[in-house]
């Protein structure tokens, strides 16, 4: 790094502590965060994807492994379909997790 499945509008500190200049995936076009300290670690949550334990066939727990913890995966940009031409919804493409391969 590829290749397969599943999930991807809910949760969770705008609190804490360290650091200091940029951050929100990529390109565009926008919109927002952010020296009143973003992002990044630490700490704290939040969830239950894979071990595990309990229970008996469906759950529980949250011990391990991971994830994630602002704005819907911020929003659009490729197709369709429906429209009151305002816009709404499906579905792709990419992209993030979680598990299997090689």
């Nucleotide at each position: 790094c590829u290749c397969u499945u599943a999930u991807u509008u809910a949760g969770a500190g705008c609190a804490g502590g360290c650091u200091g200049a940029g951050g929100g995936a990529a390109u565009u076009g926008g919109c927002c965060c952010u020296u009143u300290g973003a992002c990044g670690c630490c700490c704290g949550g939040c969830a239950a994807c894979c071990g595990g334990u309990c229970u008996u066939u469906a759950g529980a727990c949250a011990c391990g492994g991971u994830g994630c913890u602002a704005c819907u995966u911020c929003c659009a940009a490729c197709g369709g379909a429906u429209u009151u031409u305002g816009a709404u919804c499906c579905g792709a493409u990419a992209g993030a997790u979680g598990a299997g391969a090689a």
Predicted 3D model of a 102-nucleotide RNA (SAM riboswitch aptamer (S box leader)) from Halobacillus sp. A1.